[in-house]
Record summary
The part of an RNA shown here (large-subunit ribosomal RNA, domain II) has 690 nucleotides and comes from a Chloroflexota bacterium. The organism belongs to Chloroflexota, within Bacteria. Its Rfam family is "Bacterial large subunit ribosomal RNA".
Context: one part of a larger RNA
RNA sequence: GCCGGCGAGUUACGCUCAGUAGCAAGGUUAAGCCAGGGAGCUGGUGGAGCCGUAGCGAAAGCGAGUCUGAAUAGGGCGAUUAGUUGCUGGGAGUAGACCCGAAACCUGGUGAUCUAUCCAUGGCCAGGGUGAAGCUCGGAUAACAUCUGAGUGAAGGCCCGAACCCGUCAGUGAUGCAAAACUGUGGGAUGAGCUGUGGAUAGCGGUGAAAUGCCAAGCGAACCAGGAGAUAGCUGGUUCUCCCCGAAAUGCUUUUAGGAGCAGCCUUGGGGGAUAUGCGUUGGAGGUAGGGCUCUGGAUGGGCCAGGGGGCUAACCGCCUACCGAUCCCAACCAAACCGCGAAUGCCAACGUAAGCACCCCAGGAGUGAGCCCGUGGGGGAUAAUCUUCACGGACGAGAGGGAAACAACCCAGACCACCGGUUAAGGUCCCAAAGUAGAGGCUCAGUGGGAAAGGAUGUUGCGUUGCAGAGACAGCCAGGAGGUUGGCUUAGAAGCAGCCACCCUUUAAAGAGUGCGUAACAGCUCACUGGUCGAGUGAUUCUGCGCCGACAAUGUAACGGGGCUAAGCCUCUCACCGAAGCCGUGGCUCUUCCCGACGCUUGUUGGGAAGGGGGUAGGGGAGCGUUCCGUUCAGCGAUGAAGCUGUGUUGUAAAGCAUGGUGGAGCGGACGGAAGCGAGAAUGCCGGC
Numbered sequence: 001g002c003c004g005g006c007g008a009g010u011u012a013c014g015c016u017c018a019g020u021a022g023c024a025a026g027g028u029u030a031a032g033c034c035a036g037g038g039a040g041c042u043g044g045u046g047g048a049g050c051c052g053u054a055g056c057g058a059a060a061g062c063g064a065g066u067c068u069g070a071a072u073a074g075g076g077c078g079a080u081u082a083g084u085u086g087c088u089g090g091g092a093g094u095a096g097a098c099c100c101g102a103a104a105c106c107u108g109g110u111g112a113u114c115u116a117u118c119c120a121u122g123g124c125c126a127g128g129g130u131g132a133a134g135c136u137c138g139g140a141u142a143a144c145a146u147c148u149g150a151g152u153g154a155a156g157g158c159c160c161g162a163a164c165c166c167g168u169c170a171g172u173g174a175u176g177c178a179a180a181a182c183u184g185u186g187g188g189a190u191g192a193g194c195u196g197u198g199g200a201u202a203g204c205g206g207u208g209a210a211a212u213g214c215c216a217a218g219c220g221a222a223c224c225a226g227g228a229g230a231u232a233g234c235u236g237g238u239u240c241u242c243c244c245c246g247a248a249a250u251g252c253u254u255u256u257a258g259g260a261g262c263a264g265c266c267u268u269g270g271g272g273g274a275u276a277u278g279c280g281u282u283g284g285a286g287g288u289a290g291g292g293c294u295c296u297g298g299a300u301g302g303g304c305c306a307g308g309g310g311g312c313u314a315a316c317c318g319c320c321u322a323c324c325g326a327u328c329c330c331a332a333c334c335a336a337a338c339c340g341c342g343a344a345u346g347c348c349a350a351c352g353u354a355a356g357c358a359c360c361c362c363a364g365g366a367g368u369g370a371g372c373c374c375g376u377g378g379g380g381g382a383u384a385a386u387c388u389u390c391a392c393g394g395a396c397g398a399g400a401g402g403g404a405a406a407c408a409a410c411c412c413a414g415a416c417c418a419c420c421g422g423u424u425a426a427g428g429u430c431c432c433a434a435a436g437u438a439g440a441g442g443c444u445c446a447g448u449g450g451g452a453a454a455g456g457a458u459g460u461u462g463c464g465u466u467g468c469a470g471a472g473a474c475a476g477c478c479a480g481g482a483g484g485u486u487g488g489c490u491u492a493g494a495a496g497c498a499g500c501c502a503c504c505c506u507u508u509a510a511a512g513a514g515u516g517c518g519u520a521a522c523a524g525c526u527c528a529c530u531g532g533u534c535g536a537g538u539g540a541u542u543c544u545g546c547g548c549c550g551a552c553a554a555u556g557u558a559a560c561g562g563g564g565c566u567a568a569g570c571c572u573c574u575c576a577c578c579g580a581a582g583c584c585g586u587g588g589c590u591c592u593u594c595c596c597g598a599c600g601c602u603u604g605u606u607g608g609g610a611a612g613g614g615g616g617u618a619g620g621g622g623a624g625c626g627u628u629c630c631g632u633u634c635a636g637c638g639a640u641g642a643a644g645c646u647g648u649g650u651u652g653u654a655a656a657g658c659a660u661g662g663u664g665g666a667g668c669g670g671a672c673g674g675a676a677g678c679g680a681g682a683a684u685g686c687c688g689g690c
Stems, first nucleotide, its partner, number of pairs: 001690006011095003015091009026051003032045005055062002065077004098237002101234001105227006116201009125191001127160003130156001134152007164188003169184004203219001205215003212221001240624006250263005264368002266365007277354008290341001291339002296335003300331004305325001307324002309321004371396001373394008401412003416588004421584003427578003430563003436575001438574006449565001455549002459546002462543001464541005476533005482506003487501003512527001516525002589614011625679001627676008636668002644663008
């Protein structure tokens, strides 16, 4: 891992509701006792007790009333009647209470054969090195004070190094040789040494050269048994079928936030009756969008003019001011917490109307109270986030189908079943790949289409506005482009052309006190401007359609799904077709309501028909299938072969049923009723097999 077996809402008691049965102003017995072969069981007996028939008050008490109260007031609770006893089921309660699961807590014991420390008594430490004190002798000396040399001597948590103890580093080992080892290397090795035996200390404890270490392979509090099925607002699991309805992820409160209580939303039963909802009309409340600037604030320019600053004045009085500037006036603005205005929607009410879907009340049962994305209106954030938080709507959640290449949420559309029928939606119609290589008119040349901004550009389309132009424009070519004058100033110089000022006059067809290049300064080249040549359009600009540049990422084209496309791209118009579980057609199943018939008559059962419904998680409701056992029954089946196992066929919407072949070799079934250790795929489930 697979297969098989086992594996989870039970039981008791009282309460509550529903169904059903009995009796009913009543209902009912409990223990016990009696009878039957009589333990169980059945029938009787037993009226104790309980519930109901009257309530109110704390009570005395009063009583269809009573309490409060001064009250014959008001108010509270009552009165105008249905209960009760079984059985079955739903629910909550008390119990382990659907099952498995803690870490822990407590009680009583068992442990120091491991290990920590201690006590008693034993054992062990090859060999080598060093050579303290003391002592002896010699020397120095007055000295057996002290110093010194030699000898002797033997000390040491001394040195090297086996046994022994330890375990430093590295490698191996890692389902190992081993639940801590092996190999090499290393530390201690007369000491705070190592070790045998016996003994001591025990868990709210011991021991600890102290690491929360150790106390029998896991110690921040050992192990074993018990309390014990501790508790678990947590996780996981919870077993057959079909039919009807079908949520929530919100509000308030919560030692509350992943849990609850109440409400909201779902379901079932009963009751009410047109109350709900949509649309229309009429009436109403309101201060949002927008708009506005009176108010509250903000903020800009101008005018007027207080006040201030600066200057003049010896001072006073005054004067000036291209400075700052309140109020006021004019003009143009801004605001969630501004409004002298003010919608659309939405909301409330009445009336009318549509559909016959809803709605309201009472009672039983829930689940939900982590939501998420999209559109729209806001807040937070950065007018960031598959961000966060509200509001309104939709979808997913709990929704399949078609489209978007793929893609919970986007677009279309809500799947009872069947059909080798039809018709459409979104989206599509060259090939992959169903349907137009369809039609008409434009645009685009960028593979734009098929990713992007500020910004940039004689790309190109279209509508305009405005110059110049056969009295010859625009572009090119030929020619002129002069004189006063090198204008004045400045400067070393400044001559059109460093800079400052001025920018005149003359000759002219025209020519600037000069557009650019250039020189040290001149010179030189050129432009404006003019003539000629040429002979028809040529400039500027607003708006607009489609394009261009801007444009850099990590395995490999990779920014159309692909091929490929100049339309098979984009815009406008038109017809046709394809396209879904939508809609239609045909047949069938089922639910609800209604109609008709039959049977029962208190609701009901059944046959036919019509209309409407049948996506579905949590969850509510309904109807069934199967397993084991029991009672009654079939005077059921069975060696002419039961159950079981294994094939085949067949019936039913399903759970399942039936027939038959093989195997098997002794039990088993149908109907009705009853009772449950009653249905397995999941629980890192349990046990077994492989």